Predicted 3D model of a 74-nucleotide RNA (transfer RNA) from a Thermoplasmatota archaeon. RNAcentral records the identical sequence in 2 taxa. RNAcentral holds the sequence, with entries from ENA and MGnify. Model confidence (mean pLDDT): 85 of 100.
RNA sequence: GGGCCCGUAGCUUAGACUGGUAGAGCACCCGGCUGAUAACCGGGAGGUCCUGUGUUCAAAUCGCAGCGGGCCCA
Numbered sequence: 001g002g003g004c005c006c007g008u009a010g011c012u013u014a015g016a017c018u019g020g021u022a023g024a025g026c027a028c029c030c031g032g033c034u035g036a037u038a039a040c041c042g043g044g045a046g047g048u049c050c051u052g053u054g055u056u057c058a059a060a061u062c063g064c065a066g067c068g069g070g071c072c073c074a
Base pairs, nucleotide, nucleotide: 001073002072003071004070005069006068007067010026011025012024013023020057028044029043030042031041032040050066051065052064053063054062
């Protein structure tokens, strides 16, 4: 230098192909249960969806550019 893949909650990730309310598990907070703790049960908070821009009535999702990470080729 070239090619491919990935970037979503504190962590691990689903959702993208087929545009239409942003979800789950763990962790955290509150409550229940217990003599108490763990486990278990109920509830809650937590997201510029890497950045910019374009298309669109509408973009995590489609196009373009950039940034970061991984693999391969040279």